[in-house]
Context: one part of a larger RNA
């Protein structure tokens, strides 16, 4: 390579957009490139294949046969391609009317709590632990009441619940703004799917500059524990955590499960819509159906098993990414990126 694979054994890129490319709905006409058929030419000899024959057999020798491929000619037209200033509406999109939401950005604002400051009451302890000590406190702490300052995070609601492509998103209000879902079926008429390169987004930590700093807290210091204790426990505590701007570009970035379309038993919760039915009517409730999310259980089927099972890991098609024994190693070297930390790409010797 062929092949076989990628939930847990090696293997789905963190996510999205999108270039080239690959693949692509229904129908009509044309063409005949792919495709199929026929014919002609070529396909040297020897060898090789097959068939038959000759040396007593075999090796060996002789005769005959066949082929693909390439070129040209003539035909076929189901499928694919190509052409149509042909057509269609079931895919896709637009429009109209509704609708749920911690989706995003900015501004403002609220209460609880912690800490600190000021004042009042008040007196000897407080704090902390397995037990202690360091620490704080008669210069009046802890406790308690009143007032003030400041930063950060939003209890209850809260969910097995919602939104987002992923990362992620939660007090309240306003402004700007993206997407989804449902109903209508007015419009466009295949405009689609995927996506090598590429571009953008991307938790935490970290970096740069300037601010901010209540609590928490790497480093650090002290107290304990211990044989030791560069730890676990305690008292402190600086970066950081927060804001603005710019980098970094990685995570068990996980559903460890790429995206799209179609098909294949059910049952039961729950979020968001729509339609119908019953009750004398309306509404609510209820029931039935239906679209779209999100969970649990489970049949067929699949699976090495565990398990998955209309939200597939089932049955198929299209496109991309990735794997190929363990270690060496996600390392070295080189290249690209980065202020740095480092990231991306990515071996070999050797060894089992």
């Nucleotide at each position: 390579u062929u092949g076989g694979g990628c939930g847990u054994a090696a293997a789905g890129a963190g996510c999205u957009c999108g270039u080239a490319g690959g693949c692509g709905g229904u129908u009509c006409c044309g063409u005949a490139a792919g495709u199929c058929g026929a014919g002609u030419g070529u396909g040297a000899a020897a060898a090789a294949u097959c068939u038959g024959g000759g040396c007593u057999c075999a090796a060996c020798c002789c005769a005959g046969u066949g082929g693909a491929g390439c070129a040209c000619u003539c035909g076929a037209u189901a499928c694919u391609g190509c052409g149509g200033u042909g057509a269609c509406u079931a895919g896709a999109g637009u429009c109209c009317g509704g609708u749920a939401g911690g989706g995003g950005a900015g501004u403002g604002u609220g209460g609880a709590a912690u800490u600190c400051c000021u004042g009042g009451u008040g007196u000897a302890g407080c704090g902390g632990u397995g037990a202690a000590a360091u620490g704080c406190g008669c210069a009046g702490a802890u406790a308690u009441c009143a007032g003030g300052a400041g930063g950060a995070a939003c209890a209850c609601c809260g969910a097995c619940g919602g939104c987002g492509a992923a990362g992620g998103c939660a007090g309240c209000a306003c402004u700007c703004u993206g997407g989804g879902c449902c109903g209508g079926u007015a419009c466009u008429g295949a405009c689609g799917c995927u996506g090598a390169g590429g571009a953008g987004c991307g938790a935490a930590a970290g970096c740069a500059u300037g601010g901010g700093u209540a609590g928490c807290a790497a480093a650090c210091a002290g107290g304990a524990u211990u044989a030791g204790a560069u730890a676990c426990c305690c008292u402190g505590g600086u970066a950081g955590u927060c804001c603005a701007u710019g980098c970094c570009g990685u995570a068990a970035a996980c559903g460890u499960u790429g995206g799209g379309c179609a098909c294949u038993a059910g049952g039961u919760g729950u979020g968001g819509g729509g339609a119908g039915c019953c009750c004398g009517u309306c509404a609510a409730c209820g029931c039935u159906c239906u679209c779209u999310g999100u969970g649990c259980c489970g049949u067929a089927g699949c699976u090495a098993a565990c398990g998955c099972a209309u939200u597939a890991a089932g049955u198929g098609c299209c496109c991309c990414g990735c794997c190929u024994g363990g270690g060496g190693a996600g390392u070295a070297c080189g290249g690209c990126c980065g202020c740095a930390a480092g990231g991306c790409u990515a071996a070999a010797a050797c060894u089992c």
The part of an RNA shown here (small-subunit ribosomal RNA, central domain) has 352 nucleotides and comes from an uncultured bacterium.
It matches the Rfam family "Bacterial small subunit ribosomal RNA". Its family is annotated with structural constituent of ribosome and ribosome in the Gene Ontology.
The RNAcentral record of the full RNA draws on Greengenes and SILVA.